[in-house]
RNA sequence: GGGCUCAUAGCUCAGCUGGUAGAGCAUCUGACUUUUAAUCAGAGGGUCACAGGUUCGAUCCCUGUUGAGCCCA
Numbered sequence: 001g002g003g004c005u006c007a008u009a010g011c012u013c014a015g016c017u018g019g020u021a022g023a024g025c026a027u028c029u030g031a032c033u034u035u036u037a038a039u040c041a042g043a044g045g046g047u048c049a050c051a052g053g054u055u056c057g058a059u060c061c062c063u064g065u066u067g068a069g070c071c072c073a
């Protein structure tokens, strides 16, 4: 220098050919318990890396940038 893959909640990851974003763990609250733990119920937490474009509508499609990994030279 060229190519490929990835970036979504605090962490690990889903998200089907575009239609208002979810799970597990963690955190908080309540129940239970003498207390803790475990168990059960509920709640909070997101600019979907960033900037443009297409579209009535974009996490998803297109372009560029940033970061990480791999391959070639």
Stems, first nucleotide, its partner, number of pairs: 001072007010025004019056001027043005049065005
This is a predicted structure of a 73-nucleotide RNA (transfer RNA) from an uncultured Pseudomonadota bacterium. Model confidence (mean pLDDT): 80 of 100. It matches the Rfam family "tRNA". The family's RNA type in Rfam is transfer RNA.